[in-house]
Context: one part of a larger RNA
RNA sequence: GGAUGAACGCUGGAAUCAUGCUUAACACAUGCAAGUCGGAUGGGAAGUGGUGUUUCCAGUGGUGGACGGGUGAGUAACGCGUAAGAACCUGCCCUUGGUAGGGGAACAAUAGCUAGAAACGGCUGCUAAUACCCCAUAGGCUGAGGAGAAAAAGGAGGAAUCCUCCCAAGGAGGGUCUUGCGUCUGAUUAGUUAGUUGGUAAGGCAAUGGAUUACCAAGGCGAUGAUCAGUAGCUGGUCUGAGAGGAUGAUUAGCCACACUGGGACUGAGACAUGGCCCAGACUCCUACGGGAGGCAGCAGUGGGGAAUUUUCUACAAUGGGCGAAAUCCUGACGGAGCAAUGCCACGUGAAGGCAGAAGGCCCACGGGUCAUGAACUUAUUUUCUCGAAGAAGAAAUAAUGAUGGUAUCUGAGGGAUAAGCAUUGGCUAAAUCUAUUCCAGCAGUCGCAGUAAGACAGAGGAUGCAGGCGUUAUCC
Numbered sequence: 001g002g003a004u005g006a007a008c009g010c011u012g013g014a015a016u017c018a019u020g021c022u023u024a025a026c027a028c029a030u031g032c033a034a035g036u037c038g039g040a041u042g043g044g045a046a047g048u049g050g051u052g053u054u055u056c057c058a059g060u061g062g063u064g065g066a067c068g069g070g071u072g073a074g075u076a077a078c079g080c081g082u083a084a085g086a087a088c089c090u091g092c093c094c095u096u097g098g099u100a101g102g103g104g105a106a107c108a109a110u111a112g113c114u115a116g117a118a119a120c121g122g123c124u125g126c127u128a129a130u131a132c133c134c135c136a137u138a139g140g141c142u143g144a145g146g147a148g149a150a151a152a153a154g155g156a157g158g159a160a161u162c163c164u165c166c167c168a169a170g171g172a173g174g175g176u177c178u179u180g181c182g183u184c185u186g187a188u189u190a191g192u193u194a195g196u197u198g199g200u201a202a203g204g205c206a207a208u209g210g211a212u213u214a215c216c217a218a219g220g221c222g223a224u225g226a227u228c229a230g231u232a233g234c235u236g237g238u239c240u241g242a243g244a245g246g247a248u249g250a251u252u253a254g255c256c257a258c259a260c261u262g263g264g265a266c267u268g269a270g271a272c273a274u275g276g277c278c279c280a281g282a283c284u285c286c287u288a289c290g291g292g293a294g295g296c297a298g299c300a301g302u303g304g305g306g307a308a309u310u311u312u313c314u315a316c317a318a319u320g321g322g323c324g325a326a327a328u329c330c331u332g333a334c335g336g337a338g339c340a341a342u343g344c345c346a347c348g349u350g351a352a353g354g355c356a357g358a359a360g361g362c363c364c365a366c367g368g369g370u371c372a373u374g375a376a377c378u379u380a381u382u383u384u385c386u387c388g389a390a391g392a393a394g395a396a397a398u399a400a401u402g403a404u405g406g407u408a409u410c411u412g413a414g415g416g417a418u419a420a421g422c423a424u425u426g427g428c429u430a431a432a433u434c435u436a437u438u439c440c441a442g443c444a445g446u447c448g449c450a451g452u453a454a455g456a457c458a459g460a461g462g463a464u465g466c467a468g469g470c471g472u473u474a475u476c477c
Stems, first nucleotide, its partner, number of pairs: 001477004006473005013347001017343002019340002021305001026303003030300003035063003040060002043057004070258003079183008088175003093171006101135004111124004141148002154163003184230003191221003196218007233255004237248004260281005283294004311337001313336002319333001320331003351379003360371004385414004390409001394404001421466005426447003433460003442449002
């Protein structure tokens, strides 16, 4: 000198854009953050004088809750980055080819009875389906061969037709696995390892593999730093620097890991699953004491910690996501607004003229000098400001649809009106005097200053620097 997710002190007009718990992965009141489909399905309710149409609902069923959002605790690792590879899986989507024949038994809900404070249930009987099961079929699968095993479902419409289901092959996108190289510090950590290293066989997996088991061999790693210990999410990037480097990993994008702590599986194309389940533990809450409920490292918000970090706002109008044939519905993602000088950038606080060099302050050699064209005064203007009129784009997609927002913008009127501070002034370092104090009070980044003439402390009026900021502190280059 540059930089910051900064904080503190003094001060503070306004706009755009960005950013905002770096500390306790501490504990959380309250509300919301993942639903949807009646064009899969039986039933119930509302409404209607009745039928029909319509609307709604708890169930069965499908699909989505594995995305999106958060955090960085753990991890020194094929975790990440980069470059390759193969023994693999893949819902929805796209392309191509083919199929959907026949039958059956139940279980919810509804109804009745019943246990319990509640959470949650128990028994009896009925019933539908794109839920479940059986038979048949199969240019695919397995197998050397003989041969063997395995599918399906319908719905809407007056119809044309559309949507859906099943099998097979390919694709796209996604995922799993393997390998080379790179990836912090410590030797005041030198030896380490027993499924350990390799082989055979078997089971297992989507798949390779000591990933698992039995047997056999005794290997494997290590001063090119194993093991152990400490620290740490990694990267594209960011800051700095002429560069080489050094430091760093907030926001944003990719990957990984985690979801009160530890463990486990279920379902599923995909999880060992943040707002799913089970077990154990700590903590909190309810209880009729028998037993139950919970998980903000989602968005707001509260307490606590801290030098320190925002609203319990608005809307699904746009973009994107889920479901649905669609209209819809849901969406604290996202779009916006609010708060904060936290930062960057642009703007303003006036402009031009004006000497009797005004009053007043300060200094003085008492002549004067300076603040100072500064004020007053004159002329013109209105960026901003106040009040009023009009009023968007962003909407794709003919119509309708805008949270933002009566915002931006535009236009009329008014009046110089509504708007300047902070630090420094001995050298480094731009800027000097007076008064007071007298090794006192104090200053200080460093050298140092102050003991009666202090350009260094304090005040004054000047000056210098930067300016809606200025200075200090902390950290990096």